Glycine riboswitch aptamer from Dechloromonas sp. UBA6271, 106 nucleotides, folded computationally.
RNA sequence: UCGCCGGCUGGAGAGAAGUGCCAAGCGAGUUGGCGCUUGGCAACUCACCGAAGGGGCAGGCUCUUAUUGGGCUGAAACUCUCAGGUAAAAAGACAUUGGCAGAGGC
Numbered sequence: 001u002c003g004c005c006g007g008c009u010g011g012a013g014a015g016a017a018g019u020g021c022c023a024a025g026c027g028a029g030u031u032g033g034c035g036c037u038u039g040g041c042a043a044c045u046c047a048c049c050g051a052a053g054g055g056g057c058a059g060g061c062u063c064u065u066a067u068u069g070g071g072c073u074g075a076a077a078c079u080c081u082c083a084g085g086u087a088a089a090a091a092g093a094c095a096u097u098g099g100c101a102g103a104g105g106c
Base pairs, nucleotide, nucleotide: 001103002102003100004099005098006097007096009095010094015046017045018044019043020041021040022039023038024037025036026035027034047086048085049084053082054080055079056078059073060072061071062070063069
């Protein structure tokens, strides 16, 4: 320096979306049916975010028919949005801090 494991550490962004179904409670009603609230659903739909992860590219090296095409390698906080996320919780790049004796260097 990197890797791994932790921390009452810090840590952004974007709909507590709509529809439907189920459950519970409340109100009226009393054949059935209704309305409101809360919760759940990898049920459906649209809108959005980028800082887990993932993809892409600049560049570098090289071959060549050499202002061309191919191969290898390959950054990012850029970009895409597959995944993930859009109240809280959880997660969270990065920062910070404590360890491990794991690897390398001085």
The coordinates come from a structure-prediction model, not an experiment, and the mean pLDDT is 79.